A computed fold for a 377-nucleotide RNA from a bacterium, annotated as Bacterial RNase P class A. The gene name in the source record is rnpB. The sequence is in RNAcentral, with records from ENA.
[in-house]
This record gives sequence, structure tokens and C1' cells, in this order.
RNA sequence: UGAGGGAGGCAGAUGGCCGCUCCGUCUUUACAGGCGGAGAGGAAAGUCCGGACUCCGCAGGGCAGGGUGGCUCCUAACGGGAGCCCCCCCGAGGCGCAAGCCGAGGGGGAGGGAAAGUGCCACAGAAAACAUACCACCCGUCUCAGACGGGCAAGGGUGAAAAGGCGAGGUAAGAGCUCACCGCCCCGAGGGUGACCGAGGGGGCAGGGUAAACCCCACCCGGAGCAAGGCCAAAUAGGUCCCCAUUAUUCCACGGCCCGUGGGUCGGGGACGGGUAGGCCGCACGAUCCUCACAGCGAUGUGUGGACCAGAGGAAUGGCCAUCAUCCGCCGUUAUUGUGGCGGAGACAGAACCCGGCUUAUCGCCCCCCUCAUGAU
Repeated sequence: UGAGGGAGGCAGAUGGCCGCUCCGUCUUUACAGGCGGAGAGGAAAGUCCGGACUCCGCAGGGCAGGGUGGCUCCUAACGGGAGCCCCCCCGAGGCGCAAGCCGAGGGGGAGGGAAAGUGCCACAGAAAACAUACCACCCGUCUCAGACGGGCAAGGGUGAAAAGGCGAGGUAAGAGCUCACCGCCCCGAGGGUGACCGAGGGGGCAGGGUAAACCCCACCCGGAGCAAGGCCAAAUAGGUCCCCAUUAUUCCACGGCCCGUGGGUCGGGGACGGGUAGGCCGCACGAUCCUCACAGCGAUGUGUGGACCAGAGGAAUGGCCAUCAUCCGCCGUUAUUGUGGCGGAGACAGAACCCGGCUUAUCGCCCCCCUCAUGAU
């Protein structure tokens, strides 16, 4: 210098002109205007998970349903994060005759239970799980090729997966049938908070895989969501009550009938209450941000000092120009760093109650660490 990987940061600055929203202030009856101030993100996104807050529900327990799943810790909480454990894959290299073992380093894991039960395992294959036998091998019978009966599971073949491996003994041929070693299983001194590790001992070796299949085990979970919810409250219509008027209409009571009296309806006025339109709150001081110190491997916590940081409501936060900065390309110059000129680039995206995560999108640029290649010293 280049390539790859890991882990972080940035996502331009200043000025002018034209606009937008909110707040303060001044002028104004008001409309409006002047001045000053503030005005998106690392993901504001997807709305996947968790919480705060609000209303409703709720004695306690259980069933159903949903979720989570190595351990310890962090946290308000989480399906998030940190550290660790175990397993799988790749693997420089080392040991061993071999089987196999150790292993720096790198990558991955929804990582409880398959030894409670049930189901499933395509195709191929004899057989996919109470094992079984196509070819081959061995023995016997039949007059050879071959057929039949039996033995075997070492060899071949199938498959993603086939009932330990390797060497020797053994045998008709074979086989943990027997033995050494390796692997596996069981017990386990001791160590670790724990997942787990494990000296040593025992066992011929069982128990294929699959639980993001049913299921079992342990733990967690009440529901709806800021259009939550609270306050104020028109016009019109209707409701309850009061007052006035009872001229006309008509009904009821008193009465045999009429008049009359009282009440209702209709008419006018008023009060109250509920809801709607509309307005206000919720709603911007908070698990907040920055600095430093301390504790911790770390996530994180505690403390000191400082800062105030969008609040719209069909939804503002924008556009243009200039200069500078950054980066890229070309040309000139220079031993190089550099420097001059010209040209170009700036993505993804857009708050709507708030917060912690996860996931996804993103032109580019910068810092640090690791590996490899090349060059110089």
C1' cells in the first nucleotide's frame, strides 16, 4: 500500500433569499404583522418482544390456551444483553502399525426430555427397528451347470441413516464368540455458585433418528389499548322540574246536568341533568443526555459536576444560491507527504403517548484490532 474479517463512530458547517409549525413579546377590536427563540433519526421504519401509564376485571386454587427452554449474572422487564459450559463442522500441526487420540485457530447451535407413551422415517434397499437376508461365503442332499434344506452377518450392494472399530485368536464359514487396544455405557473420590469437569473402578456393548411431530417436565403469562383515559361544554331535538297564561280546543275529578273549581294537554319563560360538535388535559424532567471517578472480565451499577433536548393534530421541521469542509476522478507540479486547476458525489429514510430491545434499509467516509499478500528499511 492492497484484499478479507471483527468492533465502533459520522451522516456536514456558515451565510443570504423565499417559505412552514410552535412558544415568548410588542402593535392591533380582530384579521394580521414586527422582533426574539426552538424545530426528526441511527434507524424516527417493521410493529416482532418487553415495560411504564390508563381503564375494565380479579378471594384462593385448578382446567383450557399461549409463550419460553444449557448455567450464572445484568435489567423495571424481556423471546434482549454479558460472561461461561457443552455439542457439531472446518482445521495448521503432533502421537499411533491401525482403529483412533490430542489440538493452536476459525465458524455454527430454538442447547430440557427419544431410557413414560404414541406417531413418522420419501426413494432405494433383504431389512428403517419385537430386526432381517438380495448377492456372496460355508456345510449337507440330489448325477456337473444348478436346485433344495440349513448355518452366518465378517465381504458386496441400497440409503441421509444399517445394530461399535482395529488387530489377533477361533471356526466348516463366521460372529464380542474370546482377548489386547480404541470407542461407548454405568458408578464415581474430588473440583466448581452452577451448566459441567473428572482421578479411579466396573460392564461385552445395550438404548438408530425425529419433540420449529403429538406429548411429558419446569418456569412465565388477566383483557384492552393514548381513538387508553380525565375535565369543560354550545346550537338543535328530546327528558325532569318550576313559574306565567288559562282566551279558544279537548280530556280527567267533584256532579243527575250546566256553570264553576282543581289538574292535564296546547302556548310562553326559566332551571337542572345526560350525551354530541368543539375546546383543554393526558403530552414532553425522563428506567433522559453529557463529563469524570469508583466497583465489576463484562453486560451493568453507584456517585460527583453539568445540560434541558420537537410536540403537530390531515399532521410543521422545506427549497434555491454562494463559500468552506470531506471524499472520488482527470490533468499539472513535486523524490515523497503534499499542493494547484477542472469536473463530480452525499444514501436509507420522516416523530404522532413514552421508554428498553430485536430485525430490516442505508451513497459513502473515518478510527482501532486481527489475518494474508506485496514493497522498502